The RNA shown here (Purine riboswitch aptamer) has 100 nucleotides and comes from Aquibacillus rhizosphaerae. Rfam family: Purine riboswitch aptamer. Its Rfam clan is "Purine riboswitches". The prediction has a mean pLDDT of 78.
[in-house]
RNA sequence: AAUUAAAUAUUCGAUGUACCUCAUAUAAUUUCGGGAAUAUGGCCCGAUUGUCUCUACCCAUUACCGUAAAUGAUGGACUAUGAGGGAAGAUGGAUCAUUG
Numbered sequence: 001a002a003u004u005a006a007a008u009a010u011u012c013g014a015u016g017u018a019c020c021u022c023a024u025a026u027a028a029u030u031u032c033g034g035g036a037a038u039a040u041g042g043c044c045c046g047a048u049u050g051u052c053u054c055u056a057c058c059c060a061u062u063a064c065c066g067u068a069a070a071u072g073a074u075g076g077a078c079u080a081u082g083a084g085g086g087a088a089g090a091u092g093g094a095u096c097a098u099u100g
Stems, first nucleotide, its partner, number of pairs: 001011002019085007026056001031047005041065002050057001058076006
């Protein structure tokens, strides 16, 4: 909202949206192609991989690399789903106790 005399009945539709914490996923990851930088640098583009999973796949610091083509470590998120949480103060209501 419809139905009904009316509805707490029936049917249909709408709403559930913030923040924080935890769990699960993923290890902010894997493997490559092309290009770029070089101790004042260590990136860019594309593909691939991983999730009963959409999205994301980076940033900073540090180490390391003696000028070469290759990075390592540490810390830090977002997203999806589920669960949980509510400081102090103020105001109002209910109940109980005491007093009047």